[in-house]
Predicted 3D model of a 101-nucleotide RNA (Glycine riboswitch aptamer) from an uncultured Rhodobacteraceae bacterium. The sequence was found by an Rfam model in a public genome assembly. Model confidence (mean pLDDT): 83 of 100. The model forms 91% of the base pairs in the Rfam consensus.

RNA sequence: GCCAUCAGAUACGGGAGACAUGCGGCGCAUCACACAUGCUUCGUGGGCCGAAGGAGCAACCGCCCCGGUAAACUCUCAGGCAAAAGGACCGGUCUGAUCAC
Repeated sequence: GCCAUCAGAUACGGGAGACAUGCGGCGCAUCACACAUGCUUCGUGGGCCGAAGGAGCAACCGCCCCGGUAAACUCUCAGGCAAAAGGACCGGUCUGAUCAC
């Protein structure tokens, strides 16, 4: 010090799904100081999604009462359902460790 593997980091790249939902309130804009429409935000109701996080379990194993133990499976507490943001996971880059030479 090359390759490979493992772990961590990363303001890098890719990255799905599901109502731009009903009702009500405050504010802003347009308007005629109206109605109405749009936007932001708060409350409330129903429907839905699963790939932040969280929870659950099989085979198997054990000291066998019971316990250990997995997910992209399941549940949806949380989160999300125009865009943005986020996003498991994959790739890139960096750092460390290990292997052999």